Bacterial RNase P class A from Imbroritus primus, 319 nucleotides, folded computationally. It matches the Rfam family "Bacterial RNase P class A". It is annotated as a ribozyme. RNAcentral holds the sequence, with entries from ENA and Rfam. The prediction has a mean pLDDT of 77.
């Protein structure tokens, strides 16, 4: 210098203006006195995948003496973990010159099924050629396997181990209505209503209590297997200790828009340099992905413009 392998980290920055959504404090108004409305200030406001919902857990409700069947899953050995099919280490097999990558990696004399292409014949006994009294004996190009106690279990199956079901639209609380239910009392022997009483009019419901529950509201809801830094143990995954931090919580669903400057990429033109197709500078235009919380967490998978960092491998050249 070229080509690669493994891992990590980022996902434009700043300013101005105009907004959106929670929280805290203050001010004003209203009342039902701790809420509503309005205003001001401060502070918070998407992701590495928030996605697919493919595994595993927390949490909630339902079910549950114990055992078995059915069904689903996993499968070398050891470890890690709340748990896992994830992850780590090692062994074995396969691929690569190598760094490294990939592997559901138990059992094929318990049984059943299947074996492409090639080959005359492919599963359990037969077949082809030669030979013999005689399927008696010998050989058989192809193919992974050929005349056999072959192969195949991400085919059924067997063995070992694991798994109850549904999910935050879970679940719980409060609770309007000229909605409806139940109980008691009153009422055609006239209730209620007609401003308090009487008369009168009218003509079928009225009053009280109770619980369920719709609209709606609240809890669940975000302080957590959390994040950051340091030290220690371990090859590692991971774990322990100490210190610090608080970091969205919406519900027709906020997290945005515009402008300017800068950064980065592309294209065109101009200038300069040389190793003549590259580099540097300037100007103009243009681009800046994938995507977007909805109970939370650990993984996997998939999407993703661009640019960065670290370690390692192979080859070439120079000292």
């Nucleotide at each position: 210098g070229a080509a690669g392998c493994a891992g990590g980290a980022c996902a434009g920055g700043c300013a101005a203006u105009c907004g959106c959504u929670g929280c805290u404090u203050c001010c004003g108004c209203g009342c039902a006195u701790g809420c509503g409305c309005g205003g001001a200030a401060g502070g918070g406001g998407a992701g590495g995948a928030a996605a697919g919902u493919c595994c595993g857990g927390a949490c909630u409700c339902c079910a549950c003496a114990g055992g078995g069947c059915a069904g689903g899953g996993u499968g070398a050995u050891g470890g890690c973990u709340a748990a896992c099919g994830a992850c780590c280490a090692u062994c074995c097999g396969c691929g690569g010159u190598g760094a490294c990558g990939c592997g559901a990696g138990g059992a094929a004399c318990a049984g059943g099924g299947c074996c492409a292409c090639a080959g005359a014949g492919a599963c359990g006994a037969g077949c082809g050629u030669a030979u013999u009294c005689a399927g008696u004996u010998a050989c058989g190009g192809u193919g992974a396997a050929a005349c056999g106690c072959g192969g195949u279990a991400a085919c059924c199956u067997c063995c070992a181990c694991c798994c109850g079901g549904a999910g935050c639209a879970a679940u719980c609380c409060c609770a309007a209505g000229u909605a409806g239910g139940c109980a008691g009392g009153c009422a055609u022997u006239g209730a209620a209503g007609c401003g308090g009483c009487c008369c009168g009019c009218c003509g079928a419901g009225c009053c009280u209590g109770c619980g369920g529950g719709u609209a709606g509201g609240g809890a669940g809801c975000u302080a957590g297997a959390a994040c950051c830094g340091g030290c220690c143990g371990g090859u590692a995954a991971c774990g322990g200790c100490c210190g610090g931090u608080c970091c969205a919580g919406a519900u027709g669903a906020a997290u945005g828009a515009u402008u300017g400057c800068c950064a980065c990429g592309g294209u065109a033109c101009g200038c300069g340099g040389c190793u003549u197709g590259c580099c540097g500078c300037g100007u103009a235009c243009u681009g800046c992905a994938c995507a977007g919380a909805a109970u939370c967490c650990g993984g996997c998978u998939u999407a993703u413009c661009g640019a960065c960092c670290u370690g390692c491998u192979u080859c070439g050249c120079c000292c």